The part of an RNA shown here (large-subunit ribosomal RNA, domain IV) has 360 nucleotides and comes from an SAR202 cluster bacterium.
NCBI's taxonomy places the organism under Bacteria, Bacillati, Chloroflexota, Dehalococcoidia, SAR202 cluster.
The RNAcentral record of the full RNA draws on ENA.
Context: one part of a larger RNA
RNA sequence: CCCUCGUUAAGGAAUUCGACAAGUUGACCCCGUAACUUAGGGAUAAGGGGUGCCCGUGGGGUGAAGGCUGCUAGCCAGCCGGAUGCCUUAGCGGGCGACACUAAACAGGCUCAGGCGACUGUUUAUCAAAAACACAGGUCUCUGCUAAACCGAAAGGUGAUGUAUAGGGGCUGACACCUGCCCAGUGCCGGAAGGUUAAGGGGAUGGGUUCGUUCGCUUGCGAACAAAGCUCAGAACCGAAGCCCCGGUGAACGGCGGCCGUAACUAUAACGGUCCUAAGGUAGCGAAAUCCCUUGUCGGGUAAGUUCCGACCCGCACGAAUGGCGUAACGAUCUGAGCGUUGUCUCAACGAAGGACUCG
Numbered sequence: 001c002c003c004u005c006g007u008u009a010a011g012g013a014a015u016u017c018g019a020c021a022a023g024u025u026g027a028c029c030c031c032g033u034a035a036c037u038u039a040g041g042g043a044u045a046a047g048g049g050g051u052g053c054c055c056g057u058g059g060g061g062u063g064a065a066g067g068c069u070g071c072u073a074g075c076c077a078g079c080c081g082g083a084u085g086c087c088u089u090a091g092c093g094g095g096c097g098a099c100a101c102u103a104a105a106c107a108g109g110c111u112c113a114g115g116c117g118a119c120u121g122u123u124u125a126u127c128a129a130a131a132a133c134a135c136a137g138g139u140c141u142c143u144g145c146u147a148a149a150c151c152g153a154a155a156g157g158u159g160a161u162g163u164a165u166a167g168g169g170g171c172u173g174a175c176a177c178c179u180g181c182c183c184a185g186u187g188c189c190g191g192a193a194g195g196u197u198a199a200g201g202g203g204a205u206g207g208g209u210u211c212g213u214u215c216g217c218u219u220g221c222g223a224a225c226a227a228a229g230c231u232c233a234g235a236a237c238c239g240a241a242g243c244c245c246c247g248g249u250g251a252a253c254g255g256c257g258g259c260c261g262u263a264a265c266u267a268u269a270a271c272g273g274u275c276c277u278a279a280g281g282u283a284g285c286g287a288a289a290u291c292c293c294u295u296g297u298c299g300g301g302u303a304a305g306u307u308c309c310g311a312c313c314c315g316c317a318c319g320a321a322u323g324g325c326g327u328a329a330c331g332a333u334c335u336g337a338g339c340g341u342u343g344u345c346u347c348a349a350c351g352a353a354g355g356a357c358u359c360g
Base pairs, nucleotide, nucleotide: 001355002354004352005351006350007349008348010346011345014344019341027051028050029049030048031047036041038174052096053095054094055093056092057091058089059088060087061086062085066080067079068078069077070076071074097101109339110338111337112336113335114334115333116331117330121133122132137172138171139170140169141168142167143166149158150157151156175326177324178323180256181255182254185253186252187249188248189247190246191245194244195243196242200238201237205233206232207231208230209229212225213224214223215222216221257275258274259273260272261271284318285315296312297311298310299309300308
């Protein structure tokens, strides 16, 4: 010096991103206990006092001997009684000794305020335990049973030996109060008149091939036309869903404006004008886990506060089940403050075990 411990004057968070770490508290009995609240809680709230040993004295239980009374005269019943008895008792009084009496060990620090998530639970086995996931509850939607959905070439199986108070899927996430406007786009649902439209049907028409006919040369070959058959192409017309089209639908995907002017100080604009839109953000909340400017401004707390709490509203870029706003209880959650307590620090010291180091 390292590591793991112990103790420490005075101060007591001055340390630090942050009281991280370490300390404080701690058991049982008694007293006492606020806001708030879903009336259960909060609560071991907080805050106090007691605890050893000895003596005395109470309380509760048990109910022997013995005694009394009764009669059905008994191995009877009832009453009294209280054993130098036993069990039990956080009661009361007195005394004794210590610095110290749950004498060792084991054994909550507390409070105030706010954010998030209701809660218990779950999670990144091995850097994240959370505000993430789940959750009861809410809501939308599909599904009438050979259900929907899912696994499987199929058979078959799950759903379910269930049957809409059931089952699947999506979103939200206890509870309280609520959940506004927009259906133009996209999706979904419904509609069927018209437009478009596949395979298929249909077969007008055209091509190829050549019996044949005609012509040239004329054995044979060549040219033109061309029946039947075979074959190729194929127009009109008929032809479903879908799409176009017509409606509905937001706890479907989503969206929810701009400019100018105006009141008898100023400022501001209840008011007016105008453009655009499918409709222009309602309630509530708001410098917020969301605010760039920004350490916004004001108030509180501090001697001093980029954090924190309460307001304001100018919301760069909150906002209503991608839920909005509250909320008791809960949390190894996050943020701020205080009390207590401390070697975290001022500032370090001493001691102990084990290392390192030196010698062997």